[in-house]
Context: one part of a larger RNA
Molecule: small-subunit ribosomal RNA, central domain
Organism: uncultured bacterium
RNA sequence: CUGGGUGUAAAGAGCGUGUAGGCGUUUUGACAAGUUAGAGGUGAAAUCCCUCGGCUCAACCGAGGAACUGCCCCUAAUACUGUCAGAAUUGAGUUUGGGAGAGGAGAGUGGAAUUUCCGGAGUAAGGGUGAAAUCUGUAGAUACCGGAAAGAACACCAGUGGCGAAGGCGACUCUCUGGCCCAAAACUGACGCUGAGACGCGAAAGCCAGGGGAGCGAACAGGAUUAGAUACCCUGGUAGUCCUGGCCGUAAACGAUGGGCACUAGGUGUCGGUUCUUAUAGGAUCGGUGCUGCAGUUAACACAUUAAGUGCCCCACCUGGGGAGUACGUCGGCAACGAUGAAACUC
Numbered sequence: 001c002u003g004g005g006u007g008u009a010a011a012g013a014g015c016g017u018g019u020a021g022g023c024g025u026u027u028u029g030a031c032a033a034g035u036u037a038g039a040g041g042u043g044a045a046a047u048c049c050c051u052c053g054g055c056u057c058a059a060c061c062g063a064g065g066a067a068c069u070g071c072c073c074c075u076a077a078u079a080c081u082g083u084c085a086g087a088a089u090u091g092a093g094u095u096u097g098g099g100a101g102a103g104g105a106g107a108g109u110g111g112a113a114u115u116u117c118c119g120g121a122g123u124a125a126g127g128g129u130g131a132a133a134u135c136u137g138u139a140g141a142u143a144c145c146g147g148a149a150a151g152a153a154c155a156c157c158a159g160u161g162g163c164g165a166a167g168g169c170g171a172c173u174c175u176c177u178g179g180c181c182c183a184a185a186a187c188u189g190a191c192g193c194u195g196a197g198a199c200g201c202g203a204a205a206g207c208c209a210g211g212g213g214a215g216c217g218a219a220c221a222g223g224a225u226u227a228g229a230u231a232c233c234c235u236g237g238u239a240g241u242c243c244u245g246g247c248c249g250u251a252a253a254c255g256a257u258g259g260g261c262a263c264u265a266g267g268u269g270u271c272g273g274u275u276c277u278u279a280u281a282g283g284a285u286c287g288g289u290g291c292u293g294c295a296g297u298u299a300a301c302a303c304a305u306u307a308a309g310u311g312c313c314c315c316a317c318c319u320g321g322g323g324a325g326u327a328c329g330u331c332g333g334c335a336a337c338g339a340u341g342a343a344a345c346u347c
Base pairs, nucleotide, nucleotide: 003319004318005317006316007301008300012315014201015200016199017198021194022193023192025088026087027086028085029084030083031082033081034080035077036076037075038074040072041071042070049065050064051063052062053061054060091191092188093187094186095185096183097182098181099180103177104176105175106174107173108172109171110154114150115149116148117147118146119145120144125136126135162169163168206247207246208245209244210243211242215241216240220236221235222234223233258314259313260312261311262310263309266292267291268290269289270288271287272286273285274284275283276282296303297302320347321346322345329340330339331338332337
């Protein structure tokens, strides 16, 4: 390489859109490229294999045969694949009528809490901890009442509830906007699936510029603890966390499980439709989301119609541990760094 694999042993790209390519429903006809059969030509010699022979045997050598699994051409076949033409509707999509939703973007609004400031009233403590101290307070704190300002986050509702491709999304209202589900018909007529490259999106942290800064809080300072304590605990506190614009492109980006289609017992919750009914409730059905469990699978754990079962199609990836996600080179980035990604050596 082939093969065998990828939930946890090495291995599913973080996610999507989609180019090339690969693969692709039913039916009729034509063609005969692939395919199949037969015939012919060619496939040098040597080598390999078989038989016979020559060196005393063997290696070696000689002769004959077979073979050279290939290529070309002709004839024939037309099931399958393909190409062209026609038709179809079940795949896919469109229309109509309903529906749910923290899906996305922008603008506005609200209450609770926190902190600060002002005023009132009031007096010696407050705070913090395992215990303390640093710290705050007689220049009047903490606790209480009234007022003002600011920023950030939205208690209850809240639910193995919902939405989104993933990251992710949670106060309320309005505007713009994407996707999804259901029902019944009508329409288009394979328009499909996957997707190397490519392009886009992508938590947090970090970076650049300009704002903002209540709380929290890397770094830092102090107080404790301790043998020490560059920590855990406490008092402070800067970047940051927030907004706008632009970068970065990573993650235990996890279901550690790529996408699509079909098939293979059930039971029981829950969410969104439709429908039937002896309509508080129950049944049927479609689409999600959980638990449980048969066949089957699995090294076991477990998975089990939301498969890790049984098949087909396409992509990505793995091939002993360390060296190493390192070095070098290249590409990207302002940088941090990211992507690609070895070898010597060693066990």